[in-house]
């Protein structure tokens, strides 16, 4: 040097939405709570995801098309604009240098 990647360590970044029943509050609109349902890695977990080779996530966006009880639920937008970094990695193998015989 290779081993090196969907790796590890430390640090950092990120999201947490939608719906029904029931109960409570409210004149109403609506709000809160429990159980459950939907998508998802994750819908508050010391978890999960992402960390510049960066679609984790944010903006555009009260966007466009489709679908759903409903919701970024799916697709587009997206070669757009932003977005959080440093270090380490055995055996084996290869090469070089030095020492000894």
């Nucleotide at each position: 040097g290779c081993g090196c990647g969907c790796c590890g360590u430390u640090g950092g970044g990120g999201g947490u939405g939608c719906c029904c029943u029931c109960g409570c509050c409210g004149g109403a609109a609506g709000g809160c709570g429990c159980u459950g349902g939907c998508u998802g890695a994750g819908a508050a977990a010391a978890a999960c995801c992402c960390u510049u080779g960066g679609a984790a996530c944010c903006u555009g966006a009260u966007c466009c098309g489709g679908g759903c009880c409903a919701u970024a639920c799916c697709g587009g937008c997206g070669u757009a604009g932003g977005g959080a970094a440093a270090c380490g990695c055995a055996a084996u193998c290869a090469u070089g240098u030095c020492c000894u015989c």

Predicted 3D model of a 101-nucleotide RNA (TPP riboswitch aptamer (THI element)). Of the family's consensus pairs, 95% are formed in the model. It matches the Rfam family "TPP riboswitch aptamer (THI element)". Gene Ontology term of the family: thiamine pyrophosphate binding.